[in-house]
RNA sequence: GCGGCCAUAGUUUAGUGGUAAAACACGGGUUUGUGGUACCUGGGUCUCGGGUUCGAUUCCCGGUGGCCGCC
Numbered sequence: 001g002c003g004g005c006c007a008u009a010g011u012u013u014a015g016u017g018g019u020a021a022a023a024c025a026c027g028g029g030u031u032u033g034u035g036g037u038a039c040c041u042g043g044g045u046c047u048c049g050g051g052u053u054c055g056a057u058u059c060c061c062g063g064u065g066g067c068c069g070c071c
Base pairs, nucleotide, nucleotide: 001070002069003068004067005066006065007064010024011023012022013021018054026042027041028040029039030038047063048062049061050060051059
């Protein structure tokens, strides 16, 4: 230099055009003599810019970052 893949909550991930989700973690509550466990409940998220579309996490282009391959 060229090509491919990836980027979603604090962490690990699902979601392939129509209200963004689970587990763990975190806050509150019940239980317990205390803690832990268990149960209930709550907050929090689509890497950035542009395009297509009635509507974009999703499709297209570019940027940034990460991984891999080739030279």
Overview:
Predicted 3D model of a 71-nucleotide RNA (transfer RNA) from Parcubacteria group bacterium M10-OD1-1. Its mean pLDDT, the model's own confidence on a scale to 100, is 81. It matches the Rfam family "tRNA". By type it is a transfer RNA. Rfam describes the family as follows. Transfer RNA (tRNA) molecules are approximately 80 nucleotides in length.